Context: one part of a larger RNA
């Protein structure tokens, strides 16, 4: 100098991307317990008392044994060792237990209940098979399949022009074949008339794929602009929410937090380029992310000392 482990005066995170890693807590009885909330939770909340032997004496129990009130006793310490949570508080995502990259990612991704939407009436729908046959089912629409979303509350605005799926359909297009006819005859071709689906057209559908404008002017201080005019679209983003896991400018203004904060939380919000089967909101839960606060420590000031074993040099 590693590896592994052990202690440290005074500070105690001032280390460091960040409390990584280390302390701290801790087991049972007895007190006690907050915001919030889906009323079950939150909770072992949080705080704080006790705990060991030894003698009497009491309760309980058929006992084995439990338990309790007295006094006395040793120690620094009594769950003496080993075992064995540090606590709290903000917020952002997922509701939740739960899957997962066997051998770098355990999560905010996957799944879930729950919500919508299609298909199917059964020899059905969908699904393997070349086929026989076969699964879903020896079910049957309160039921299968297939697609979106993702507890629960509050909700879920506008557009069907486009792309798509579905209805419909007088007309108009619409291949070959077959048919009628011309070419002296056959054959090849040329024209006609009929005419499927499919298109055109007319209609429906958005929890289908997807969209959800722009310029000008106006209130008795200023500045906004309830209103007003215009171009314009298939309709011009509503509730909510917002500098955001989504803000270019930005380290945005402002308040809290700090001696000092490009963090963090609360607000405001002109949102470069939020927004409605997804939005907001949200107990409980998370080896998820981000802050604070306390308690605690060799992480750090700043090392130093010990045990065990290695490298490694002498011999």
């Nucleotide at each position: 100098u590693c590896u592994a482990g052990g202690c440290g005066a005074g500070g105690g995170a001032a280390u460091u991307c960040g409390g990584c890693a280390a302390a701290u807590u801790g087991g049972c009885c007895c007190c006690g317990u907050a915001a919030c909330u889906u009323c079950g939770g939150a909770a072992u909340a949080a705080g704080g008392g006790g705990u060991g032997c030894c003698a009497g004496c009491c309760u309980c129990g058929c006992g084995a044994g439990a338990g309790g009130c007295u006094g006395g006793u040793c120690g620094c310490a009594g769950u003496g060792a080993c075992c064995a949570a540090g606590g709290a508080g903000c917020u952002c995502c997922g509701a939740c237990u739960g899957u997962u990259u066997a051998c770098u990612a355990a999560a905010a991704a996957c799944a879930u209940a729950g919500g919508u939407g299609g298909c199917c009436g059964c020899c059905a729908g969908a699904u393997c098979g070349a086929a026989a046959g076969g699964u879903u089912u020896u079910g049957u629409a309160u039921g299968g399949c297939c697609g979106c979303u993702g507890a629960a509350g509050c909700c879920u605005g506008c557009c069907c022009a486009g792309u798509g799926c579905u209805g419909g359909u007088a007309u108009c297009u619409g291949a070959a074949a077959g048919c009628c006819u011309c070419u002296u005859u056959c054959a090849a071709g040329g024209g006609g008339a009929c005419g499927a689906a499919g298109g055109a057209c007319c209609g429906g559908u958005a929890a289908a794929c997807g969209g959800c404008g722009g310029g000008g002017g106006u209130a008795a201080c200023u500045a906004u602009g309830a209103c007003c005019c215009u171009c314009u679209u298939a309709a011009g983003g509503u509730a909510g929410c917002g500098u955001a896991a989504u803000a270019c400018c930005u380290u945005g203004u402002c308040g809290c937090u700090u001696a000092a904060u490009u963090g963090g939380c609360g607000a405001c919000u002109u949102g470069c380029a939020u927004g409605a089967a997804g939005g907001c909101c949200c107990a409980a839960c998370g080896a998820g992310a981000g802050c604070u606060c306390u308690a605690c420590u060799g992480u750090c000031c700043c090392c130093g000392c010990c045990u065990a074993g290695a490298a490694g040099c002498c011999g």
A computed fold for a 315-nucleotide part of an RNA from a Methanobacteriota archaeon, annotated as large-subunit ribosomal RNA, domain IV. Its Rfam family is "Archaeal large subunit ribosomal RNA". Its Rfam clan is "LSU clan". The coordinates come from a structure-prediction model, not an experiment, and the mean pLDDT is 86. Lineage of the source: Archaea > Methanobacteriati > Methanobacteriota.